[in-house]
RNA sequence: GGCGGUCGCGUAACUGGCGAGACGUGGGACACCACAGGGGAGCGCAGACCGAAGAGACGCCGUUCGCCUGGGCACCCAUG
Numbered sequence: 001g002g003c004g005g006u007c008g009c010g011u012a013a014c015u016g017g018c019g020a021g022a023c024g025u026g027g028g029a030c031a032c033c034a035c036a037g038g039g040g041a042g043c044g045c046a047g048a049c050c051g052a053a054g055a056g057a058c059g060c061c062g063u064u065c066g067c068c069u070g071g072g073c074a075c076c077c078a079u080g
Base pairs, nucleotide, nucleotide: 003051004050005049006048007047008045009044010043011042014039015038016068017067018066019065020064024035025034026033027032059073060072061071
């Protein structure tokens, strides 16, 4: 110096519908919009510490549960 991990700091998409003893408010062109509460992967660091270069991928992120719907992220490929 590189890689990885933990912590710290910053940033952060996505956070839906119906039902149930479990049920936020208002609206709507109805699985969406805004607000409130609560989550949150990932990304960055010219921060601290640690490390066996270990491994890693078919996964990760929102909810008490069930059934659905729609996104985001990581990874891979291509193009600009």

ZMP/ZTP riboswitch aptamer (pfl RNA motif) from Sphingomonas aliaeris, 80 nucleotides, folded computationally. Taxonomically the source falls in Sphingomonas (Bacteria, Pseudomonadota, Sphingomonadales, Sphingomonadaceae). Of the family's consensus pairs, 90% are formed in the model. Its Rfam family is "ZMP/ZTP riboswitch aptamer (pfl RNA motif)". The literature on the family includes a 2019 paper in Acta Crystallogr F Struct Biol Commun by Jones et al., "Co-crystal structure of the Fusobacterium ulcerans ZTP riboswitch using an X-ray free-electron laser". Its mean pLDDT, the model's own confidence on a scale to 100, is 76.